[in-house]
Molecule: transfer RNA
Organism: Stenotrophomonas lactitubi
RNA sequence: UGCCCCUUAGCCAAGCGGUAAGGCACCUGACUCUGACUCAGGCAUCGGUGGUUCGAAUCCAUCAGGGGCAG
Repeated sequence: UGCCCCUUAGCCAAGCGGUAAGGCACCUGACUCUGACUCAGGCAUCGGUGGUUCGAAUCCAUCAGGGGCAG
């Protein structure tokens, strides 16, 4: 310098234009003498900013961060 990939909850990780799965952790409640176990419930508008669309995590542009290949 050129090209490619990744960015979703505290952590890991699905999603492939129709309104965000799951696990761990955490919080509340039940159970228990207490704790653990178990059970029920709760927690993310998706890296930032614009754009396309009736509708965007998803498509486009750009910026940022991380990683890889080539020289």